A computed fold for a 449-nucleotide part of an RNA from a soil metagenome, annotated as large-subunit ribosomal RNA, domain III.

Context: one part of a larger RNA
Formats: sequence, structure tokens, C1' cells
RNA sequence: GAGUAGCGAAAGAGGGGUGGGAAACCCCUCCGCCGAAUGUCCAAGGGUUCCUGGGGAAGGCUAAUCCUCCCAGGGUGAGUCGGGAGCUAAGGCGAGGCCGACAGGCGUAGUCGAUGCACAACCGGUUGAUAUUCCGGUACCGCUGUGCCCGCGCCCGUGCCGAAUCUAGGUUGCUAAGGGGCUGUCUUCGGACGAACCAACCCACCUGGAGGAGGCAAGCGAUGCGGGGACGCAGAAGGGUAAGUGAGCCCAGGCGAUGGUUGUCCUGGGGUAAGCGUGUAGGUCGGGGACCAGGUAAAUCCGGGCCCCAUUAAGACCGAGACGUGAUACCGAGCCGCUUCAGGUGAAGUCACCGAUCCCAUGCUGCCGAGAAAAGCCGCUAGCGAGCUGGCACGGCGCCCGUACCCCAAACCAACACAGGUGGACAGGUAGAGAAUACCAAGGCGAUC
Repeated sequence: GAGUAGCGAAAGAGGGGUGGGAAACCCCUCCGCCGAAUGUCCAAGGGUUCCUGGGGAAGGCUAAUCCUCCCAGGGUGAGUCGGGAGCUAAGGCGAGGCCGACAGGCGUAGUCGAUGCACAACCGGUUGAUAUUCCGGUACCGCUGUGCCCGCGCCCGUGCCGAAUCUAGGUUGCUAAGGGGCUGUCUUCGGACGAACCAACCCACCUGGAGGAGGCAAGCGAUGCGGGGACGCAGAAGGGUAAGUGAGCCCAGGCGAUGGUUGUCCUGGGGUAAGCGUGUAGGUCGGGGACCAGGUAAAUCCGGGCCCCAUUAAGACCGAGACGUGAUACCGAGCCGCUUCAGGUGAAGUCACCGAUCCCAUGCUGCCGAGAAAAGCCGCUAGCGAGCUGGCACGGCGCCCGUACCCCAAACCAACACAGGUGGACAGGUAGAGAAUACCAAGGCGAUC
């Protein structure tokens, strides 16, 4: 310079409280702001910032009794939510292997890897701070035990197949000893060797008989085979539900400080999940038969062509919602109580309209740019196999990690309590095509001079 610039978008006022001290802290009232957010809930990220008590140096663009600051104590409870004990994608690693002077690179089998697939819980209550985790009620899943029931099998009997072994027969096969002996070879002339051929038992084979180990006739069931999972974009119509609106109907309360207000008056309320039962609107799929160099072995499964039947049907599968149950429960306006809140009690709980971007639906129709994989799941057989599937009831068990709090922000990314940036879910009323816009609800704020 200079007590200058600045104090970072914005509405506050009055009263009460606390306190040494109050424009800013706490409470009340009025007013104002957001309301497809300035509300609520997650993911990422942060990492105790959460709650209670205390504090008043520093941090807070001023003050501070206040704080996301400091101190102390407390707080995160799971078979079902998310992750692991399941699966795979891009990509990573990579036994052998290939390459490289080395270091190392690539890569098969494999092994990891969610941003995807699979997968069993809902409503209510409760704390100062957690809750689909605690509590209450009602469920579901997996493993397992006991009991009962239905059904099937082994054993027994019966039927079929049938190994070892024994045995009869055979114009059969094989070959040993032996026989045989060529237009053969050798010869010491005596003979020797020697092909074809003949040739028993055994053995093999064929046809019978005896024998009878074992198998087929439950169930389990693959790391193997098949199906499925399984997928684009656009569009249209329909069936529903959530949410909402209205009610002269139902319930509770009210009857007026000033003319009226017992009335078609005013105010408020008119709820409830998973699960279980039923299987609707709607959607998808033809059924059967014998056969077959296909699906790395096998297959009754899949695939293939053929035949028969059906093709507005039947059947099977998928499938919202409604209805019933869950619920003689919970919630519930209000009332009672003391009022700083613990608590107690508790009515009606219907009808009509409107109606989703949610569900049926990964459906349907159309189009070309032709739109992951693997497991779970279902079928098949290989294999295992002497007891086993299924149902009902009751019981037992159910591991590890996360769970506080902020999350369009003063707690994340931006050096800051920074007018910037940050993915998803929810989506009330009036007007409106609308998630625009305006004003409101629930809820939240009045922005640290």
C1' cells in the first nucleotide's frame, strides 16, 4: 500500500432457553426456498466423519455456548441382503511345449478373473447410534436324524439269458511218433536223405446234453453325449398391478370469539407382505412307430430321412393378476395418561373411476447390420448297485468376510467446508403431451459475516 480488496450464487423475523458472553447454538411461532430435488435408498470412493457426554487453544473466511474441530466412552449382530465356499467373458497366469545367447517372450491342458449367469424371507416392532441381520409372527432352502405311509427291488419262488466245468457225436481243422516214397539228391552200391500223401490221442471248431458262477426285471448316476441356459434393433395391440382421484357410502371427531352453519355441513381416516392353495388373461410346443456308416465309447436322449395319426382339437409346458389363506394377527385416525416420553387403548378398513416408463414379456410382429460364454437345470447312456425313490410329521445343524456414517456431496474427484465433476433405483397433487414449466405434498433446507 491499507484497516483498502475480499469474507465464494440464496430470506428472514419475533419470543423463550442455555451461557461470563448470543444476529449465527437449542426450543416455539410466523415467513420464505427446493420438491425428476436442495427428498429417500444403493454402487464407487472415503474410512469413524456415526451416537452419547464433555471441551472451547487451533481449524470454521466474522462471533460461537455450536461443528464434519478436540477429548473420552459407545456403536456395525444375517442359512435367505452383497461377496467367498458355484459358473464363465475380455483379460491375466500358465505343467508339458515352441522361441530366445541370457534376461525373457508366446502358448496347450489347466487355473484365475464381474461389470454378466446361477441362487432359499417377508411384514411389523424396537435403539441415543444396527437391523430383510435383534425381537414378534408367518415362511422358504440345503444337509441330516427318527417315526409313519405309498410304491419298487434284492433274497425265496418263477421267467429269460448264461461263464467255468463235465460229456456224446462229427466225411471238420491242426500236428507228433510212425507210415510213405517221386521223372528227386548223395552214395563206400549196403544204403542214406527226402516232397506230395496217410496218420491216433490231446487241442480247436461244429451239433447236442448236463452244469450252473453270474446277469436282466429297483435305485443312484457321470468330469462323457444331447437339450436348455442363450441374448440384436424397432414397432404395435392387449391383459393386469402399483400409484392416484372421488365418494351423497363406512368410521372417528367437530357445531363455531362475528350474520348463518344438525347439513347432500366441516376436518381426518377408509391399510397389510413373503409364503401356501388355486392355475385365469395370455404365450410356446404337433403326437406315435419301426429304421439308421451321424453326435470321438454307449445311449431308450439328440439328429436324419421314411410311415401312420392329428392339425379351429387334445395334451404338455410357461404364465401376470385376481380370489382364498396367511390375518381371532399386525397397522390404524383418534382417545387416555404423565406431559421432557415411556406406556395403555383403538373405529371403519368399502365402492367407483383413472391408470403407469412396472408385470405378463428374453412374449408377439417386422427388419438387417444377424445380435457372449460356462455352470446351475433337464434328458441319455457308461458306470456303480443290495436295498431304494417318493410323501407326511417331528427334531437337529447351517461356516468365513461386509453391514456404522456421507454418497450430486462441507465426508468422493477437484491444494479449500471450492457456484465445477460423479453411475444406478424410487417418481405424490393441480394445470400440462411431458421426468418441460409453475405452484404445492411427503421430506429437507434458510446456505458461517